[in-house]
Context: one part of a larger RNA
């Protein structure tokens, strides 16, 4: 000098930030991912209309269901990981990419089901089963075919496998609604974006770890993948790594950066941004363009809860909040008004992302606690050589000001947005402006032996105590305690911890 700090004393206001560093401990409760009726059959609830009061109709709408997209983003945490995890620079003649953009072409013709629903069965529940009916942009056939795969040829090129172009034969694809514009679907090519894989180099400690390795190292053939590859498998060979530190052990997410320092360097990786990993613990796949998937599924385990004992349910390292641990870290708040995201043609819906507010001097910055005058240097305190000195222009007193806080009136920008219009701001009656009253409501903390700015008195008497180092204290203590005075900082001041 610095801090995500804590502790002690003290504490007026505002702006901007920051706030479980410990138990990746366990979690009550609420919310955090839905949306589309312009894909579909429909009508549980509400509205409206009719009613014989049983019900029926409508579709302003819409529960549940089928279907589509999203749920792989956003948000959290740092456990694991010494690794192509990260950073940086290259490569892929070895790859994928939903939505978006551009270009070319197409969108023909059929079929059978199933949920919802109705009836019913089992079960305490979670839920499961049976029979019957129905729709689609759900599912499955057929036709058409640039392209894809396989086979047979030709040409050109390159970077080992090869790549590109071109000519002939066998398998597989379209879905409607509205038509006024729209919005779609399919095939192919390209782009953009996002990812996957490979490699060079770089960044911890330990040799009181010296040898390590059998899918191990390589090959042939296959399987698998979007894709190369011992990634996996069968066979064959016996290789591969290592004092330039293999293997083992310890520690640790990495970086942009942050702190310090003249720099070189050292330390750290909180907030913000990029990447990675994880989601009660371990394992596994499914769906999908994308996951081996925090608020999805299955299995096993530990734990918790419900149970009619047969069986079921759960996962806050999301936002709040609770218990525990700890020196220590906040509200079970408001709003989708803005920015951004998902869905939708849109209106809109959802959004604990986000925008705000609350708590905390936790940090940085700013402001205030008044200004000018005022000497018989009042009273009082302290000291005294008893003359006086000092607190001290300090107070009183006079004149003035009113920042901030307080009260009252006015009152936003953020919305140049959204919407046909009407309307529409959480923050917030906030910021800000104007007016009012009155010095009125607002100062402490540490230190004063030397280092180191600042000295006397009393008490104590190697006691009580102080202390960062040197060291003070045993009867005149500037070093302990108190008082007066002084010094340094100041809404803070000290102490402790850690780093330079």
């Nucleotide at each position: 000098g610095a801090c995500g700090a804590a502790c002690g004393c003290u504490g007026g206001c505002g702006g901007c930030g920051u706030g479980c560093u410990u138990c990746a401990u366990a979690c009550a409760u609420g919310c955090a991912a839905g949306u589309c009726g312009a894909g579909c059959g429909g009508a549980a609830a509400g509205g409206c209309c009719c009613u014989u009061c049983g019900g029926g109709g409508u579709a302003c709408u819409c529960g549940a269901g089928c279907g589509g997209c999203g749920a792989a983003c956003g948000g959290g945490u740092g456990a694991g990981u010494a690794a192509c995890a990260c950073g940086u620079g290259a490569g892929c003649a070895a790859c994928c990419u939903g939505c978006c953009u551009u270009c070319a072409g197409c969108u023909c013709u059929g079929g059978g089901a199933u949920a919802a629903c109705a009836c019913u069965u089992g079960g305490a529940a979670a839920c499961a089963g049976g029979u019957g009916c129905u729709a689609a942009u759900a599912c499955c056939g057929g036709a058409u075919a640039u392209g894809a795969c396989c086979c047979c040829g030709a040409a050109a090129g390159g970077c080992a496998u090869c790549u590109u172009u071109u000519g002939g034969g066998g398998u597989g694809g379209a879905a409607a609604g509205u038509u006024u514009u729209u919005c779609g679907g399919c095939u192919g090519a390209a782009g953009a974006u996002g990812g996957g894989c490979u490699c060079g180099c770089g960044g911890c400690c330990u040799a009181u770890c010296a040898g390590c390795u059998u899918g191990u190292u390589g090959g042939c053939g296959g399987g698998g993948u979007a894709a190369c590859g011992g990634c996996c498998c069968a066979c064959c060979a016996a290789g591969g790594c290592g004092a330039c530190g293999a293997c083992g052990g310890g520690u640790a997410g990495c970086c942009g950066g942050c702190c310090u320092g003249a720099g070189a360097g050292g330390g750290c990786g909180a907030c913000c941004g990029g990447c990675c990993a994880c989601a009660c613990u371990g394992g596994g796949a499914c769906u999908g363009a994308g996951a081996c998937a925090c608020g999805g599924c299955c299995c096993a385990g530990a734990c918790u809860c419900c149970u009619a004992c047969g069986g079921g349910a759960g996962g806050c390292a999301g936002c709040a909040g609770u218990a525990g641990g700890g020196a220590a870290u906040a509200u079970u708040g408001c709003g989708c008004a803005a920015u951004g995201g998902g869905c939708g043609a849109a209106a809109g819906c959802c959004u604990g992302a986000c925008g705000c507010a609350g708590c905390a001097a936790c940090g940085c910055c700013g402001c205030g606690u008044g200004g000018a005058g005022g000497a018989u240097g009042a009273a009082g305190g302290c000291c005294u050589u008893c003359g006086g000195g000092u607190c001290g222009u300090a107070a009183a007193c006079u004149c003035c000001u009113u920042u901030c806080a307080g009260c009252a009136g006015g009152g936003a920008c953020g919305a140049a947005g959204u919407g046909a219009a009407a309307a529409u701001g959480a923050c917030g009656g906030u910021a800000c402006c104007u007016g009012c009253a009155g010095a009125a409501g607002a100062a402490g903390c540490a230190c004063c032996g030397g280092c180191u700015a600042a000295c006397u008195a009393c008490g104590u008497g190697c006691c009580a105590g102080c202390a960062g180092c040197c060291g003070c204290g045993g009867u005149a203590a500037u070093a302990c305690g108190u008082a007066g005075g002084g010094u340094g900082c100041g809404a803070g001041c000290g102490u402790u911890g850690u780093c330079c």